[in-house]
RNA sequence: UGUUUAUAAAGAAGAGGGGAGAGAACAGGCUCGAAGAACCUCUAGCAACAUUAAAGAAUUAAUAAGUGCUACGACCUGACCUGAGCACCAGGAACUAUAAAUU
Numbered sequence: 001u002g003u004u005u006a007u008a009a010a011g012a013a014g015a016g017g018g019g020a021g022a023g024a025a026c027a028g029g030c031u032c033g034a035a036g037a038a039c040c041u042c043u044a045g046c047a048a049c050a051u052u053a054a055a056g057a058a059u060u061a062a063u064a065a066g067u068g069c070u071a072c073g074a075c076c077u078g079a080c081c082u083g084a085g086c087a088c089c090a091g092g093a094a095c096u097a098u099a100a101a102u103u
Base pairs, nucleotide, nucleotide: 002102003101004100005099006098007097008096013043014042015041016040017039021032022031023030026078027077028076029075044070045069046068049066051062052061053060054059080092081091082090083089
């Protein structure tokens, strides 16, 4: 880097640095941001992929150490499909992120 599987409407913020953009990409919206965003560091927390324990299993409990996460549903919609067609709406796919396995 690619592949497979699973998850993504719940949950959880302070300080210091930083200095103008940010919410993955493109388009349209809607938001956040000089009362200091993004990003980095520290501390704290959430969650439970992995881990540990119990169980025949479903599952349950724990969580210091490996990751992840801590505005808004992955912020919303579209680029594709299905629900006869259009609009709306719903579901799915695709794409993205994370984890585990594998290459």